Transfer RNA from Fibrobacter sp., 74 nucleotides, folded computationally. The sequence was found in a public genome assembly. Model confidence (mean pLDDT): 80 of 100.
[in-house]
RNA sequence: GCAUCCGUAGCUCAGCUGGAUAGAGUGUCAGCCUCCGAAGCUGAAGGUCAUGCGUUCGAAUCGCAUCGGGUGCA
Repeated sequence: GCAUCCGUAGCUCAGCUGGAUAGAGUGUCAGCCUCCGAAGCUGAAGGUCAUGCGUUCGAAUCGCAUCGGGUGCA
């Protein structure tokens, strides 16, 4: 340089067949429980869905460009 895949919560990921308020596990915080803790149970906070532009009534999802990362080829 070319091809291809990926980028969604602190971390690991689902959602990509365009449509309801964007989710799970884990972690964090609070409460319950306990003599205290762990475990367990309940709740809460936490997201410009990498960035920009476009298509559309409507975009995490489709198109283009850019940025970053993985793999293959040279």
Lineage of the source: Bacteria > Pseudomonadati > Fibrobacterota > Fibrobacteraceae > Fibrobacter. Rfam family: tRNA. Rfam links the family to the GO term triplet codon-amino acid adaptor activity. The family's RNA type in Rfam is transfer RNA.